About this RNA: Predicted 3D model of a 71-nucleotide RNA (transfer RNA) from a Candidatus Kerfeldbacteria bacterium. Taxonomically the source falls in Candidatus Kerfeldiibacteriota (Bacteria, Bacteria candidate phyla). The coordinates come from a structure-prediction model, not an experiment, and the mean pLDDT is 81. Its Rfam family is "tRNA". Rfam classes the family as a transfer RNA. Rfam's curators write: Transfer RNA (tRNA) molecules are approximately 80 nucleotides in length.
RNA sequence: GCGGGAUUAGUACAGUGGUAGUAUCAUUGCUUCCCAAGCAAUAGAGGCGGGUUCGAUUCCCGUAGCCCGCU
Numbered sequence: 001g002c003g004g005g006a007u008u009a010g011u012a013c014a015g016u017g018g019u020a021g022u023a024u025c026a027u028u029g030c031u032u033c034c035c036a037a038g039c040a041a042u043a044g045a046g047g048c049g050g051g052u053u054c055g056a057u058u059c060c061c062g063u064a065g066c067c068c069g070c071u
Stems, first nucleotide, its partner, number of pairs: 001070005007064001010024004018054001026042005047063005
């Protein structure tokens, strides 16, 4: 220099052009003499900038850092 992959909640991962989910963590409540465990509820997220579209996390372009390969 070239090509490819992934970027989503504090953490680890799904998924999709039409309100973004699971586990864990956090908070609250129930249970218990207390703690732990268990149960329930709540809060919490699309790397960044553009474009297409009625509507973009999804499609397109650029860009950033990370990983892999080639030269």